[in-house]
Large-subunit ribosomal RNA, domain I from Arsenophonus endosymbiont of Bemisia tabaci Q2, 518 nucleotides, folded computationally. The RNAcentral record of the full RNA draws on Rfam.

Context: one part of a larger RNA
RNA sequence: CGUACACAAUAAAUGCCUAAACAGUCAAAAACGAUCAAAGACGUGCUAAUCUACAAAAAGCGUCGGUAAGCUAAUAUAAAGCGGUACUAGCCGGCGAUGUCCGAAUGGAUAAAUCCAGUGCAUUAAUGCGCUAUCGUUUGAUAAAUUCAUAGUCAAACAAGGCAAACCGGGGAAACUGAAACAUCUCAAUACCCCGAUAAAAAAAAUCAACCAAAAUUCCCCCAGUAGCGGCGAGCAAACGAGCAGCAGCCCAGAGUCAACAUCAAUAUUUACCGCAGGAAAAAGAUCUGAAAAAGGCGGCAACAAAAAAUGAUAGCCCCGUAUCUGAAACGGUAAGUGUUCUGAACUCGAAGAGUAGGGCAAGACACGUGUUAUCCUGUCUAAACUGUCUGAAUAUAAGGGGACCAUCCUCCAAAGCUAAAUACUUCUGACUGACCGAUAGUGAACCAGUACCGUGAAGAAAAGGCGAAAAAAAACCCCGGAAAAGGAAAUAAAAUAGAACUUGAAAACGUGUACGU
Numbered sequence: 001c002g003u004a005c006a007c008a009a010u011a012a013a014u015g016c017c018u019a020a021a022c023a024g025u026c027a028a029a030a031a032c033g034a035u036c037a038a039a040g041a042c043g044u045g046c047u048a049a050u051c052u053a054c055a056a057a058a059a060g061c062g063u064c065g066g067u068a069a070g071c072u073a074a075u076a077u078a079a080a081g082c083g084g085u086a087c088u089a090g091c092c093g094g095c096g097a098u099g100u101c102c103g104a105a106u107g108g109a110u111a112a113a114u115c116c117a118g119u120g121c122a123u124u125a126a127u128g129c130g131c132u133a134u135c136g137u138u139u140g141a142u143a144a145a146u147u148c149a150u151a152g153u154c155a156a157a158c159a160a161g162g163c164a165a166a167c168c169g170g171g172g173a174a175a176c177u178g179a180a181a182c183a184u185c186u187c188a189a190u191a192c193c194c195c196g197a198u199a200a201a202a203a204a205a206a207u208c209a210a211c212c213a214a215a216a217u218u219c220c221c222c223c224a225g226u227a228g229c230g231g232c233g234a235g236c237a238a239a240c241g242a243g244c245a246g247c248a249g250c251c252c253a254g255a256g257u258c259a260a261c262a263u264c265a266a267u268a269u270u271u272a273c274c275g276c277a278g279g280a281a282a283a284a285g286a287u288c289u290g291a292a293a294a295a296g297g298c299g300g301c302a303a304c305a306a307a308a309a310a311u312g313a314u315a316g317c318c319c320c321g322u323a324u325c326u327g328a329a330a331c332g333g334u335a336a337g338u339g340u341u342c343u344g345a346a347c348u349c350g351a352a353g354a355g356u357a358g359g360g361c362a363a364g365a366c367a368c369g370u371g372u373u374a375u376c377c378u379g380u381c382u383a384a385a386c387u388g389u390c391u392g393a394a395u396a397u398a399a400g401g402g403g404a405c406c407a408u409c410c411u412c413c414a415a416a417g418c419u420a421a422a423u424a425c426u427u428c429u430g431a432c433u434g435a436c437c438g439a440u441a442g443u444g445a446a447c448c449a450g451u452a453c454c455g456u457g458a459a460g461a462a463a464a465g466g467c468g469a470a471a472a473a474a475a476a477c478c479c480c481g482g483a484a485a486a487g488g489a490a491a492u493a494a495a496a497u498a499g500a501a502c503u504u505g506a507a508a509a510c511g512u513g514u515a516c517g518u
Base pairs, nucleotide, nucleotide: 001517002516003515004514005513006512007511015503016466017465022434023433024432025431026430027429029426032162040101041100043054044053049075050074061096062095063094064093065092066091067090070082071081072080107116108115109114117132118131119130120129121128122127134160136158137157138156139155140154141153142152168196169195170194171193172192178185182231207214218245220243222241228236229235249418250417252353254349255348256347257346265341266340267339268338269337270336271335272334273333274332275331278326279325280324285298287296300317301316358391359390360389361388362378364376365375368403400411401410402409453460478488479487
């Protein structure tokens, strides 16, 4: 030095575990905000810090209801206190009060959490409580050039503003890419930007069909990758019809008659149910092994309850729950009814939407690229911006459509408007589920994580779980040592090779010992 074996230390894999995720199902909600939000800063305790909660009335106040023998949230003890069967400890819920400063931020300013005001009322004063942003609408007052007026100015009332994950409607709108290049085309009316709502949008046929019919809209499954469109390339891609889910119809553009009361809205109230705290909830024990029984053996009971979790190993009968039954002072929701106010019901006759329909040119949408191309459409109106152009009918004996066009036939009634459900989505809430993960996995984040740290900044972005049944966390004494650390011995414990660098504790690499080889 090497090999083998053994034993230590190092190391952290692996096994086991789960407090957190991930993906869903059902339900609920889909908001919040000038009555000052979301997001924060600074404060508030017996308190030095963080977190949580709260707001100078500050881990809380009032009231109503429930619960209650314990409590003063957590890291986290101690000290000092409160309460103990209920009218007032604490806890849970409903409704209120308070709610600094910043933030749409709104009295003015500003480098967010700061600075500086004006004015009314109250007060001896200090000071306290209010008001004072802008835009819009309405009303009123006032009032130029300029006579009347208008612009403007002022005041009051009402409303808006911001935030927000996705889905939805509207307005704008790419390119990479594909076509094996590329230009029509495709990607795609997609990403992205702006505006608006909670569900939105759509909707009661100027629809379809085919000589038979259907009967608003929306969603799903077919029709069908079909008919078609297409440098007929790449690709794009219906409808009719059939079957489901869910169903609901109305109104203005008017005159008269009439006054039975429908409907809508607001408000008050009644009933029922639901939500927001809860309550009751069955049934065994000893023995053996063990540190510990829920295991084993013995032996009884319960079950509308064998869902789950906890308890010193695997518990129907120990505990918490579960099946089942039950419950509300206040507040809220839904449905039905009633009262008041508002709206206007019924009948008759009439009427039945004009710079519109259509046409030309130029665009857009229809699966449909101008093609033999029918049809629809050139708009909505929110803050701003923008608004294609030349024309141009008929009037129910009319007009539109039925994919060039004409006739016949059939069908429908534009140029006004409203409308639930079935449907979409999930920032968030509750319950539940998983041939989902188990700490290099699963969210970036199981742990005080969008943190530490990095960057001028936009942004980037971690690592880090496990003693034990119980801290019983090693007191006192002794040894070594620096009045250390670490260790020995002792003590606790079932176990300390479970000692806080703490479950298990692999390998690489290191050491010691033994044997063999050189």
Model confidence (mean pLDDT): 84 of 100.